[in-house]
RNA sequence: UAUGGAGAGUUUGAUCCUGGCUCAGGACGAACGCUGGCGGCGUGCUUAACACAUGCAAGUCGAACGGGGUUUAGCGAGGAGUUUACUUCUUGCUAAACCAAGUGGCGGACGGGUGAGUAACGCGUGGAUAACCUGCCCCAUAGCCUGGGAUAACGCCGGGAAACCGGUGCUAAUACCGGAUAAGUUCAUCUGGUUGCAUAACCGGAUGAAGAAAGGUGCAAACCGCUACAGGAUGGGUCCGCGUCCCAUUAGCUUGUUGGUAGGGUAACGGCCUACCAAGGCCGCGAUGGGUAGCCGGCCUGAGAGGGCGACCGGCCACACUGGAACUGAGACACGGUCCAGACUCCUACGGGAGGCAGCAGUGGGGAAUCUUCCGCAAUGGGCGCAAGCCUGACGGAGCAACGCCGCGUGAGUGAUGAAGGUUUUCGGAUUGUAAAACUCUGUCCAAAGGGAAGAAACAAAUGACGGUACCUUUGGAGGAAGCCCCGGCUAACUACGUGCCAGCAGCCGCGGUAAAACGUAGGGGGCGAGCGUUGUCCGGAAUUACUGGGCGUAAAGGGCGUGUAGGCGGCUUGCGCAAGUCAGUCGUGAAACCUAUCGGCUUAACCGGUAGCUGUCGAUUGAAACUGUCGGGCUUGAGUGCAGAAGAGGGGAGUGGAAUUCCCAGUGUAGCGGUGAAAUGCGUAGAUAUUGGGAGGAACACCAGUGGCGAAAGCGGCUCCCUGGCCUGUAACUGACGCUGAGGCGCGAAAGCGUGGGUAGCAAACAGGAUUAGAUACCCUGGUAGUCCACGCCGUAAACGAUGGGUGCUAGGUGUUGGGGGUAUCGACCCCUCCAGUGCCGCAGUUAACGCAAUAAGCACCCCGCCUGGGGAGUACGGCCGCAAGGCUGAAACUCAAAGGAAUUGACGGGGGCCCGCACAAGCGGUGGAGUAUGUGGUUUAAUUCGACGCAACGCGAAGAACCUUACCAGGUCUUGACAUCUCCUGCCAGCUGUGGAAACACAGUCUUCUUCUUCGGGAGACAGGAAGACAGGUGGUGCAUGGUUGUCGUCAGCUCGUGUCGUGAGAUGUUGGGUUAAGUCCCGCAACGAGCGCAACCCCUACCUUUAGUUGCCAUCAAGUGAGGUUGGGCACUCUAAAGGGACUGCCGUUGACAAAACGGAGGAAGGUGGGGAUGACGUCAAAUCAUCAUGCCCUUUAUGAUCUGGGCUACACACGUACUACAAUGGCCGGUACAGACGGACGCGCAGCCGCGAGGUGAAGCGAACCCGAGAAAGCCGGUCCCAGUUCGGAUUGCAGGCUGCAACUCGCCUGCAUGAAGUCGGAAUCGCUAGUAAUCGCAGGUCAGCAUACUGCGGUGAAUACGUUCCCGGGCCUUGUACACACCGCCCGUCACACCACGAAAGUUGGCAACACCCGAAGCCGGUGAGUUAACCUGUAAAGGGAACAGCCGUCGAAGGUGGGGUCGGUAAUUGGGGUGAAGUCGUAACAAGGUAGCCGUAUCGGAAGGUGCGGCUGGAUCACCUCCUUU
Repeated sequence: UAUGGAGAGUUUGAUCCUGGCUCAGGACGAACGCUGGCGGCGUGCUUAACACAUGCAAGUCGAACGGGGUUUAGCGAGGAGUUUACUUCUUGCUAAACCAAGUGGCGGACGGGUGAGUAACGCGUGGAUAACCUGCCCCAUAGCCUGGGAUAACGCCGGGAAACCGGUGCUAAUACCGGAUAAGUUCAUCUGGUUGCAUAACCGGAUGAAGAAAGGUGCAAACCGCUACAGGAUGGGUCCGCGUCCCAUUAGCUUGUUGGUAGGGUAACGGCCUACCAAGGCCGCGAUGGGUAGCCGGCCUGAGAGGGCGACCGGCCACACUGGAACUGAGACACGGUCCAGACUCCUACGGGAGGCAGCAGUGGGGAAUCUUCCGCAAUGGGCGCAAGCCUGACGGAGCAACGCCGCGUGAGUGAUGAAGGUUUUCGGAUUGUAAAACUCUGUCCAAAGGGAAGAAACAAAUGACGGUACCUUUGGAGGAAGCCCCGGCUAACUACGUGCCAGCAGCCGCGGUAAAACGUAGGGGGCGAGCGUUGUCCGGAAUUACUGGGCGUAAAGGGCGUGUAGGCGGCUUGCGCAAGUCAGUCGUGAAACCUAUCGGCUUAACCGGUAGCUGUCGAUUGAAACUGUCGGGCUUGAGUGCAGAAGAGGGGAGUGGAAUUCCCAGUGUAGCGGUGAAAUGCGUAGAUAUUGGGAGGAACACCAGUGGCGAAAGCGGCUCCCUGGCCUGUAACUGACGCUGAGGCGCGAAAGCGUGGGUAGCAAACAGGAUUAGAUACCCUGGUAGUCCACGCCGUAAACGAUGGGUGCUAGGUGUUGGGGGUAUCGACCCCUCCAGUGCCGCAGUUAACGCAAUAAGCACCCCGCCUGGGGAGUACGGCCGCAAGGCUGAAACUCAAAGGAAUUGACGGGGGCCCGCACAAGCGGUGGAGUAUGUGGUUUAAUUCGACGCAACGCGAAGAACCUUACCAGGUCUUGACAUCUCCUGCCAGCUGUGGAAACACAGUCUUCUUCUUCGGGAGACAGGAAGACAGGUGGUGCAUGGUUGUCGUCAGCUCGUGUCGUGAGAUGUUGGGUUAAGUCCCGCAACGAGCGCAACCCCUACCUUUAGUUGCCAUCAAGUGAGGUUGGGCACUCUAAAGGGACUGCCGUUGACAAAACGGAGGAAGGUGGGGAUGACGUCAAAUCAUCAUGCCCUUUAUGAUCUGGGCUACACACGUACUACAAUGGCCGGUACAGACGGACGCGCAGCCGCGAGGUGAAGCGAACCCGAGAAAGCCGGUCCCAGUUCGGAUUGCAGGCUGCAACUCGCCUGCAUGAAGUCGGAAUCGCUAGUAAUCGCAGGUCAGCAUACUGCGGUGAAUACGUUCCCGGGCCUUGUACACACCGCCCGUCACACCACGAAAGUUGGCAACACCCGAAGCCGGUGAGUUAACCUGUAAAGGGAACAGCCGUCGAAGGUGGGGUCGGUAAUUGGGGUGAAGUCGUAACAAGGUAGCCGUAUCGGAAGGUGCGGCUGGAUCACCUCCUUU
């Protein structure tokens, strides 16, 4: 010295970026909603430049003039009354004052209003005027002489309704006119000097001509005027440089147009106007046209640069009902003047007239919206006047309005029982809250009273609208004075109730579907405060148009490529060059106000005043000369030329070659060929396909061939010849900056397509047929036409891509390859080193949102061009240009959304890939699906068939057992503090039994009885029961989508995470990936990771072996006893067994393999071998999975019922469908007889022996046993023997009849069992589907729970006891890695188009209607100008006069000319039958195009076809997955 810059929400599962939308700030001439105490200062029709009633807003001067009127006074005359001196009336003159009309002068050109028009020298800024004017004012000089004729007023006459007019007569002037004079002025001629960029200007001289005047007042002095000229001041006119909005979907405009000459006109230059001559003038640096708009000082915002605006105040301009015109004047083409035309309004006697608020008030109208028909000239200013003064809606004030800014108040202090009330609550409290009350004070505002200004001043006096206002004093009393918005995030501030996707909110995101901090209300809280919110607009934030200060590989964005015009930019060096840009000094200007700083005045502030500063594409002038520019000279490195070499699918033309396809001919030959996933259409016995030979024709050029070459791009490929363009290397002879880029322009430009004419072998849109399919306008197949080819001419587009414009320079390396050069070396070829030009890859710095790029940059810089600014609508519409057409180029808006998008991340998914696992497949065994029955479910039925469970993971499930009960359902009968719990009061029982009624519950009657405990013996307490009242009970009522708990499932799958570190902007990654290995994220190795946790494994239980301990009810080897027999007995505890503790198995040992690892394989030993077998054990999580009917529980609902109770019924229904089982279909069997061997379990309201009865179920009986003791209890298959002989049977047992048994209060609906009789379907089961890998499947029986009774179910137990596994291609599920993704509710995802419906905006459209600007012609007002002027006329001249002349005027004619009319066009709107696409819309239709290899990879251009997405052909792209190969790179 400088004072200056903040962000947030919203795309995603999450992230970074791009990008839009939205918010927080400030402002306003505002409006609206709610509210409203005071004062000061400001501000107040933004809309209809719409129409205006009424009043006022411009007059003044009698000291320019004549006349009139009123009043008073004096004088005179006359009349009347009379009190003879007065009163009064009339009239004349004089004087004074006053009044208004007229002539005349000055002013009405200022002041005041408005912003319609205007895109312009209109405005701003700076200049010019040598091209001009200027009343009043100031200064200087010189004057003001002499004459004349009229005219208004007025009088008379006349017209008219009026406005007003005509005729005639009289009169004045500072009105008008003639003459004289002329210092100076103007003009003409001649002439001298000075100056200027120029035209030319200025100062002089001589002669000639022209041309002035007015008086008034005053006793006077004098003052005010008048004329001419010069100068000044002030105010204007005109011209010029520069600046001044949008549209190019406005690209060409112009005939007085551009210039010249001459003339006219003007105050003045000028095509300003006229005549003639020439043919020019403007324009991409935006003309012309269209739209919009008054411009500026300034105001708002912003850090600034900018952006927006142009209210109030000030400067300029324009306008004055609309259009035109002039007159007067110093000044106007004139807001409150004139004329004309038009529209409108008013008056009218219908003949004709009057008017112009965009002055101040005010009215109507319009509108969201904007005031009093106020006071005063006291101040300031203006007009007139000598002045007094008059006028002044300018102005000074007041009124209305919270419209804005500023200030003040609505009280202050003390005050805890933290009062009451409110709200809430977990019921304890919390909060409102020192808030209130109460006590003590104050007096701003307020009310009353008293006093009372400044604003006023030029000698003094007089003079105040505001206003008895501001201000001061006294008195009174907390008395009269607070609201609005908000409380989900942004954004400060939270609870309750109501509501239940309703009502509503919302700025964006978004809230609301029964626990809403988001709606409404309340309490509480936050913010601001006489205001607070909302709406609208502008700037800001927005670096979101980027000058300051952005971008373009993939987000929007590089033109398809070149050539080149204008333009922009440009190498080295030199000049005591120039000075346009640039820089510096000085001067001028940039009005005032505003703003900033500071000082001061109103109590403060707003407000007001003083001083200083005040941003330029400005002007003048003086300098500097580095840089840019310019002029001149030079240079060679940029660029080009020459010379010598070299490579190449570069282009055009002509010719020519072989292979192959097809066709034709001929031969051989015979039944098929062809085609596909499989087929068929098609071809073939009229001889195909195959094969051999010959021929025809067209198109394309295998191998070489290569991230090889060439070209500007498109693109270019057999060989030969001709013509031709460009690049590269070397050299350094030549030119000497000749360069780069390039708006427009011009040319080239794949494929498809178009036109004309050829050609047509193959291929092949369209088309046809065959398949596929639900359909198949497709994919596949058989055919096939345009086309593909050639010539000529169009088209001009592609994912025309490296999605990367061109040029120049600079910035580590490495490694290939193509074409040249040099070096080294060699006999030579290689090799090696190096330079240039291309073309690839990897990679550092750097850069990037990331991916990536990285000397071929997307790095660092400079120059030029093109392009972008949210998504959709849309590359569409309209217009224009091009095209034969198809279409191309240019290219919007309404409307709609809050996103659309890029890169990367984690998942999930894929009809992507790799690796691996599982009874997943395969290999096997046995089933289900067919039959009958059982059982569950659906459906149906019903008064009810209670409820729940629904893919796996509901369906022999809850239910481990519905006749009543259960029971929740239905019908009917009953109860209402209740069947059940707690509390209060009273009573004393209750229960049991009997009888009556009843279906029972229940009701009534009777009978029987009199509870426990303590005690001070009064009583107290308690249990139980009855009664009363209310709090409440009760609910298998709702919500499993409000919940707890529990459970299922993926899945006993191997996974799921964390800390620290590291990497990444970040989400995240790493660890956890990789190489091996495992049942295992099991272990080993490696590694930017190192560790850890939950899971795995192990620890637990059962089982297989052994040991020890123990030995009854178990066992019996040895000893003994006994029996018909038997561990029966003594005895024993060895064995079996029982049940407790231990041992044992760990890849421990050996070998091989492996990486010296982990581990695998084989072996030994062992009862057991690689987790021995089985069980329990279920990570983080998923499925809003299941359950409110196990239980618990929030909320809601119900309360003489949705509660409780009783009887009966139902849950057991039955055309049907499905699941799960049982029994079978038989001979590996059935039946009969005999006979053997288990394990586990249960038993006292129980198991129940033996014996007896019954064919049997069972009955009787009672022994034993709370059980290693007794009982249930006979195991069955098996084994032995017999019979049956393949049949609907001696299989099978359903169904039914009869007769019985058992349980139970009760077997009808609705139990089980037995006997006799009956003897159905069924002969191994379609599509499909299930279980199981060893003591497993299969098969056989036994037991238990539930239970009074009732299993084919369930849970266990043992007996007998297989087959097979090559293997991982496929199906299903899962794990890891990787890849793609438009999915993230995660493929049961997402999503496209037609059609149908509703609404919205837009385009086209026969027409119809309106505005605007112009053109052609007609008509032509007023008026200026020109002509004429026979009519008219006072001034002057001639003349005695008459008259004439000059001059002027009327009239007429003409040019121009507004409005109007006619006509055809232009342009911009409105509207419109109908029509076209577009957008939007919780649950419409058809398909499935895209996203994964999206099931035919997709997309671009083009053509064609199709309901639709779309399909197909041709060419192109990778922004295609997967596999393989080639090349390149990296590492060893």
Molecule: small-subunit ribosomal RNA
Organism: Desulfoscipio sp.